[in-house]
RNA sequence: GGGCCGUUAGCUCAGCUGGUAGAGCGCGCCCAUGGCAUGGGCGAGGUCACCGGUUCAAGUCCGGUACGGUCCA
Numbered sequence: 001g002g003g004c005c006g007u008u009a010g011c012u013c014a015g016c017u018g019g020u021a022g023a024g025c026g027c028g029c030c031c032a033u034g035g036c037a038u039g040g041g042c043g044a045g046g047u048c049a050c051c052g053g054u055u056c057a058a059g060u061c062c063g064g065u066a067c068g069g070u071c072c073a
Base pairs, nucleotide, nucleotide: 001072002071003070004069005068006067007066010025011024012023013022019056027043028042029041030040031039049065050064051063052062053061
């Protein structure tokens, strides 16, 4: 320098064919217990890496950039 993959909640990751952003863990409150753990209920938390483009509408499609991984030279 080139190819491919990834970037979504604090962490690990889903998100099908473009149409309301989700799960588990973690966190807060409550229930239950004499108390702890386990368990149950409710809730908070997101610029979907960044900049543009297409579209009535983009996490999703297209181009570029950045960072990480991997392969080639």

Background: Transfer RNA from a Candidatus Kaiserbacteria bacterium, 73 nucleotides, folded computationally. The organism belongs to Candidatus Kaiseribacteriota, within Bacteria. The coordinates come from a structure-prediction model, not an experiment, and the mean pLDDT is 82. Its Rfam family is "tRNA". Rfam's curators write: Transfer RNA (tRNA) molecules are approximately 80 nucleotides in length. Rfam classes the family as a transfer RNA.